[in-house]
Annotation: This is a predicted structure of a 69-nucleotide RNA (SAH (S-adenosyl-L-homocysteine) riboswitch aptamer) from Variovorax gossypii. The RNAcentral record of the sequence draws on Rfam. Rfam family: SAH (S-adenosyl-L-homocysteine) riboswitch aptamer. Rfam 15.1 lists 1,354 matches to the family in 1,132 species. Rfam links the family to the GO terms regulation of gene expression and S-adenosylhomocysteine metabolic process.
RNA sequence: CUCCGAGGAGCGUUGCAGCGCCGUCAGGCGUGAGGCUCGGACCACAUAUAGCAACGACGCUCACCCGCU
Numbered sequence: 001c002u003c004c005g006a007g008g009a010g011c012g013u014u015g016c017a018g019c020g021c022c023g024u025c026a027g028g029c030g031u032g033a034g035g036c037u038c039g040g041a042c043c044a045c046a047u048a049u050a051g052c053a054a055c056g057a058c059g060c061u062c063a064c065c066c067g068c069u
Base pairs, nucleotide, nucleotide: 002041003040004039005038006037007036008062009061010060011059012058013057016035018031019030020029021028022027034055
């Protein structure tokens, strides 16, 4: 690099990157809010038991946790 998993879920809006198409190669149209982080696989060996990440435009709803009434 590639692939897989996880980071609670849904609806709507915007539109950068990326992607697709067109092009007079200026750009245009469409799509577009996991693109980020962590762990694992694709290499080998050994040991132990600790811990249970952070973050993700705007609006709304639900779930979960805490506090108040």